[in-house]
Context: one part of a larger RNA
RNA sequence: GAUUGAACGCUGGCGGUAUGCUUAACACAUGCAAGUCGAACGGUAACGAUGGAAAGCUUGCUUUCCAGGCGACGAGUGGCGGACGGGGGAGUAAUGCAUAGGGAUCUGCCCAUGUAGUGGGGGAUAACUUGGGGAAACUCAAGCUAAUACCGCAUAAUUCCUACGGGAGAAAGAGCCUCUUCUUGAAAGCUCCUGCUAUAGGAUGAGCCUGCGGCGGAUUAGCUUGUUGGUAGGGUAAUGGCCUACCAAGGCGACGAUCCGUAGCUGGUCUGAGAGGAUGAUCAGCCACACUGGGACUGAGACACGGCCCAGACUCCUACGGGAGGCAGCAGUGGGGAAUAUUGGACAAUGGGCGCAAGCCUGAUCCAGCAAUACCGCGUGUGUGAAGAAGGCCUAUGGGUUGUAAAGCACUUUCAGUAGGGAGGAAAGGAGGAAUGUUAAUACCAUUCUGUGUUGACGUUACCUACAGAAGAAGCACCGGCUAACUCCGUGCCAGCAGCCGCGGUAAUACGGAGGGUGCGAGCGUUAAUC
Numbered sequence: 001g002a003u004u005g006a007a008c009g010c011u012g013g014c015g016g017u018a019u020g021c022u023u024a025a026c027a028c029a030u031g032c033a034a035g036u037c038g039a040a041c042g043g044u045a046a047c048g049a050u051g052g053a054a055a056g057c058u059u060g061c062u063u064u065c066c067a068g069g070c071g072a073c074g075a076g077u078g079g080c081g082g083a084c085g086g087g088g089g090a091g092u093a094a095u096g097c098a099u100a101g102g103g104a105u106c107u108g109c110c111c112a113u114g115u116a117g118u119g120g121g122g123g124a125u126a127a128c129u130u131g132g133g134g135a136a137a138c139u140c141a142a143g144c145u146a147a148u149a150c151c152g153c154a155u156a157a158u159u160c161c162u163a164c165g166g167g168a169g170a171a172a173g174a175g176c177c178u179c180u181u182c183u184u185g186a187a188a189g190c191u192c193c194u195g196c197u198a199u200a201g202g203a204u205g206a207g208c209c210u211g212c213g214g215c216g217g218a219u220u221a222g223c224u225u226g227u228u229g230g231u232a233g234g235g236u237a238a239u240g241g242c243c244u245a246c247c248a249a250g251g252c253g254a255c256g257a258u259c260c261g262u263a264g265c266u267g268g269u270c271u272g273a274g275a276g277g278a279u280g281a282u283c284a285g286c287c288a289c290a291c292u293g294g295g296a297c298u299g300a301g302a303c304a305c306g307g308c309c310c311a312g313a314c315u316c317c318u319a320c321g322g323g324a325g326g327c328a329g330c331a332g333u334g335g336g337g338a339a340u341a342u343u344g345g346a347c348a349a350u351g352g353g354c355g356c357a358a359g360c361c362u363g364a365u366c367c368a369g370c371a372a373u374a375c376c377g378c379g380u381g382u383g384u385g386a387a388g389a390a391g392g393c394c395u396a397u398g399g400g401u402u403g404u405a406a407a408g409c410a411c412u413u414u415c416a417g418u419a420g421g422g423a424g425g426a427a428a429g430g431a432g433g434a435a436u437g438u439u440a441a442u443a444c445c446a447u448u449c450u451g452u453g454u455u456g457a458c459g460u461u462a463c464c465u466a467c468a469g470a471a472g473a474a475g476c477a478c479c480g481g482c483u484a485a486c487u488c489c490g491u492g493c494c495a496g497c498a499g500c501c502g503c504g505g506u507a508a509u510a511c512g513g514a515g516g517g518u519g520c521g522a523g524c525g526u527u528a529a530u531c
Base pairs, nucleotide, nucleotide: 001531002530003529004528006527007526008525009524010523013378014377015376016375017374018373019371020370021336026334027333028332030331031330032329035080036079037078040077041076043073044072047071048070050067051066052065053064054063055062056061057060087289089287097213099211100210101209102208105206106205110202111201114199115198116197117196118195119153121151122150128143129142130141131140132139133138159168160167161166173194175192182185215261216260217259222252223251224250227249228248229247230246231245232244233243234242264286265285266284267283268279269278270277271276291312292311293310294309295308314325315324316323317322342368344367345366346365350364351362352361353360354359381411382410383409384408391402392401393400394399415472417467418466419465420464421463425458429454430452432450433449434448435447436446437445475520476519477518478517479516480501481500482499486515487514488513489512490511496503497502
């Protein structure tokens, strides 16, 4: 000199853009952060509509009851999603990261409107009802019922296994429209669309292996028995001592093994002319973690932050028998600390989950609030004005300086204030119409076009216009040398200053105050830290 996720002191007008627990991976009250689908299913607790019955009178609405066939929908079965998104960095010196490769693998949703199929049966169970246990959490028994839940049978190759003879092994329907059949509809059939099963390929994602690279310590020199390799088997999606049996006795190491300490890694960031040094906040990629330790289940994917089981510590409830919990999600609280924000708004946009869709959910996200924490921009007036006013300070008492500074006069109105106007972030989705495709069909559905009315949290938006009035807006550090800037008074080796040299013991430009000056300026200094 540059820099910072900074803190402290004094001071503080506005805006934009960023950033904001670096410490206790300490403990957490409260609310929210993952749901959705009725176009899978049986249904009907609530709300609404409709119909029926009864009562009341105000004679066309009030109340009650019934009806799931209607809009919808609590709880339940079932599907998909809760493995993404969000968090903090404890562990990890290599199962990680970065880079360059490899071959022995899996991959839900998606794509090519790939290819083939979707036949025929069965038995349950939740909800519900009844009865029981329990303080509760919850739970037991009996009975009833459905499915895209579950299980056989059939069929199947471009599937799998094989001793090449053969064997194993799938599926599920739903919705819209029509009426040629009949039983006139909640049925069958046709058509369309969407699901389901099998299988080959792609894409994406993931698992595995190898080379090279990146901390300190030798006051750590030897380490290793599933250890190193082979054979056979098991296991896995897959290779492999990954595991087991047997066999051999190997493998690593001064090019630093092993051990100890420290640490998430990278793109980057800071500094520097560079080489390098330091660092890894925000943002992005990867990894590991989710109260501590262990374990598996489900699933395409987890050994799963807001899932399950066991153990432990802690907290809470209890009728003492037993139960409940996990903010390193967003806010917020206590604690620790020099120190770090609101128990805010909205799904309008972008994105995600579910759904045919409308839509619902989304503390992701977008916004707002707080903080000079940082960077950038703007303002706190402009011109004129010598009687060089008053006052202050200094003085050689003549004067000098503060100083065009003020006052006075003439102007302007950025920003803040008040009032009015006012973009863009909005593209869609929805209703209507047309064409094309499909079809027996002019239904339905899909695509395209047209065109209409809407959808904004921010928001009192940005921006523009008008109004009023200099009106509301300057401090901080320093002045011995380094280092820009000097005098007086007080003090008297005292009180004090200090980055280094050093200053102060009666004339202190170095302490304290004042006047003056210098530097920066909504900041200025100090401390800490890096180059």
Small-subunit ribosomal RNA, 5' domain from an uncultured prokaryote, 531 nucleotides, folded computationally. Its mean pLDDT, the model's own confidence on a scale to 100, is 84. The full RNA is in RNAcentral, with records from ENA.